[in-house]
RNA sequence: ACACGAAAAUGGCAAACCCAUCGAAAGGUGGGGACGCAAAGCUUCCGGUCUAAGGGCAUAGCCUAGGACAGCGGGGUUGCCGGA
Numbered sequence: 001a002c003a004c005g006a007a008a009a010u011g012g013c014a015a016a017c018c019c020a021u022c023g024a025a026a027g028g029u030g031g032g033g034a035c036g037c038a039a040a041g042c043u044u045c046c047g048g049u050c051u052a053a054g055g056g057c058a059u060a061g062c063c064u065a066g067g068a069c070a071g072c073g074g075g076g077u078u079g080c081c082g083g084a
Base pairs, nucleotide, nucleotide: 004082005081012037013036017032018031019030020029021028022027035071041077042076043075045074046073047072048069049068050067054064055063056062057061
C1' cells in the first nucleotide's frame, strides 16, 4: 500500500413511528425517535424498484421519467480505527 473486520477506542449516521413543511405522487427537508449501519459518506454510470404531474392511447383504464430510492444490488470516488 492492497485486501480484510475479530476484540476494542474516539466519534458518526439514523429504520419504523409521530409532528411540521415542500411536492401531483413517489418521496425530500427540519424536529423528536432508534431498527440497524464500517462507508447507512458522496455519486444515478449499469441493473432493479417506486411514482405518473405532463404527454400518449385502443380512455371504469393502460403506457410513459427529464421525477424519486445511494438504508435494493453492482460500479466509481473519498474517509476513521484496528491487525486478531
Molecule: c-di-GMP-I riboswitch aptamer
Organism: Woeseia sp.